[in-house]
Molecule: Pistol ribozyme
Organism: unclassified sequences
RNA sequence: GGUCGACCGGGCGACCUAAAAAAAGCCGUUUGGCCCGGUGCGGGCCCGCCCUCGUGGCGGGUGUCGGA
Numbered sequence: 001g002g003u004c005g006a007c008c009g010g011g012c013g014a015c016c017u018a019a020a021a022a023a024a025g026c027c028g029u030u031u032g033g034c035c036c037g038g039u040g041c042g043g044g045c046c047c048g049c050c051c052u053c054g055u056g057g058c059g060g061g062u063g064u065c066g067g068a
Base pairs, nucleotide, nucleotide: 001016002015003014004013005012006039007038008037009036010035011034026067027066028065033041044062045061046060047059048058049057050056
């Protein structure tokens, strides 16, 4: 300097061309992705409709928690 932990900004952490991580991301917890603000991307759950009846499609709702 770059890339990565959904995206933007910030924090924390990792790696070196790769995009992962059982990580030095405070500790535990949760299906809920490291955290905060925003977004509502991904995963999960509930309901309805369609269907070639599938491991499918569409729409709506919900969408970690506690402590330091």